[in-house]
Molecule: Bacterial RNase P class A
Organism: Desulfocapsa sp.
RNA sequence: UGGAGUGGGCGCAUGAUCGCUCGGGCCCCUGAGACCCGAGAGGAAAGUCCGAACUCCGCAGGGCAGGAUGGUUCGUAACACGAACGCUGGGUGACUGGCGGAAAGUGCCACAGAAAAUAUACCGCCACAUCUUUCGGGGUGUGGUAAGGGUGAAAUGGUGAGGUAAAAGCUCACCGCCUGCAUGGUGACCUGCAGGGCAGGGUAAACCCCAUCCGGAGCAAGACCAAAUAGGAAGACGUCCCACAGGCUGCCCGCCUGAUGUCUUCGGGUAGGUUGCAUGAGGUAACGGGUGACCGUUAUCCCAGUGAAAUGAUCAUGGCCUCGAAAGGGGUACAGGAUUCGGCUUAUACCCCACUCCAAUUU
Numbered sequence: 001u002g003g004a005g006u007g008g009g010c011g012c013a014u015g016a017u018c019g020c021u022c023g024g025g026c027c028c029c030u031g032a033g034a035c036c037c038g039a040g041a042g043g044a045a046a047g048u049c050c051g052a053a054c055u056c057c058g059c060a061g062g063g064c065a066g067g068a069u070g071g072u073u074c075g076u077a078a079c080a081c082g083a084a085c086g087c088u089g090g091g092u093g094a095c096u097g098g099c100g101g102a103a104a105g106u107g108c109c110a111c112a113g114a115a116a117a118u119a120u121a122c123c124g125c126c127a128c129a130u131c132u133u134u135c136g137g138g139g140u141g142u143g144g145u146a147a148g149g150g151u152g153a154a155a156u157g158g159u160g161a162g163g164u165a166a167a168a169g170c171u172c173a174c175c176g177c178c179u180g181c182a183u184g185g186u187g188a189c190c191u192g193c194a195g196g197g198c199a200g201g202g203u204a205a206a207c208c209c210c211a212u213c214c215g216g217a218g219c220a221a222g223a224c225c226a227a228a229u230a231g232g233a234a235g236a237c238g239u240c241c242c243a244c245a246g247g248c249u250g251c252c253c254g255c256c257u258g259a260u261g262u263c264u265u266c267g268g269g270u271a272g273g274u275u276g277c278a279u280g281a282g283g284u285a286a287c288g289g290g291u292g293a294c295c296g297u298u299a300u301c302c303c304a305g306u307g308a309a310a311u312g313a314u315c316a317u318g319g320c321c322u323c324g325a326a327a328g329g330g331g332u333a334c335a336g337g338a339u340u341c342g343g344c345u346u347a348u349a350c351c352c353c354a355c356u357c358c359a360a361u362u363u
Base pairs, nucleotide, nucleotide: 001359002358003357004356005355006354007353008352009351012318013317014316015315016314017313018312020040021039022038023037024036025035027033042334046345047344049343050342051341052340053339054218055217056216057215066214067213068212069211070210071085072084073083074082075081086099087098088097089096090095100209101208105207106206107203108202109201122149123148124145125144126143127142128141129140130139131138132137157175158174159173160172161171162170176198177196178195179194180193181192182191184189222275223274224273225272232266233265234264235263236262237261238260239259240258245257246256247255248254282301283300284299285298286297287296288295289294319332320331321330322329323328
């Protein structure tokens, strides 16, 4: 200098005018309004994909079904999150993708191919029998074999040697695999030794198995106040007590319950209002612990709160980028709170920073 890798920052600024929401002060004097002061979106407020707080409902305990997660250890309130590490792919490298079990069982594996998994043999190789021959060989049948070829995304351990009629873990060495033991590590795992000829193709985002976790609904949750309406309860005052039913006593009278009307109160809960709802697993800084995620202590700060939803519009000046010789023009991203937090994912203009790798060159 060029090309890469990882992580992070910023998210235009200032002023004026006219407006909006909330809080405080103050005035008029009860109508809410005027005036003054202060505060007023994000790194993702988004997607609503995970995990929680909070609330109501359910719940003795346990199980089934269903769902989620899936290398190990740690962090965290918790997690489908994060950190470090392990194994295994990719990259010259910085760095980066993947992750339980396919030797419990069942299923599936298009086309091609002999065969896609109890095996099997198209072209071949080899032996024997037989026919034929121009004596080189060729045809047919039976058997052995899977070395070589061919098919396929994938073909029944790999390489080499021995061995054989030809072959083959048939035998041996190394590698791989499996089993056992030992060393190191909290652990995933690593390393070493011994034994076994080798059994076990792939697929679990197919069923399934193993381990761990999970009750449901959600702030339109829920709580409180409360005009109105219906039905309900209690009381008071009337009416009926002619008639019907029951009770007090078998009968009569009487009384009560009862029936019905009005009023009052309770209660109910719609409209509406208040709350939940802004001091929190909170922000910032310093110090300390830890490889790290993260944690602790101290100091300091208070930072939107609407309810169909305020945070806006216009102008000027200046940044930055861009077109242009200049004057001047154009652009300045993605995007807008709705109970609150922790994550993930996605969108994002210009610019800036730190560390690292590779190549070339110079000193």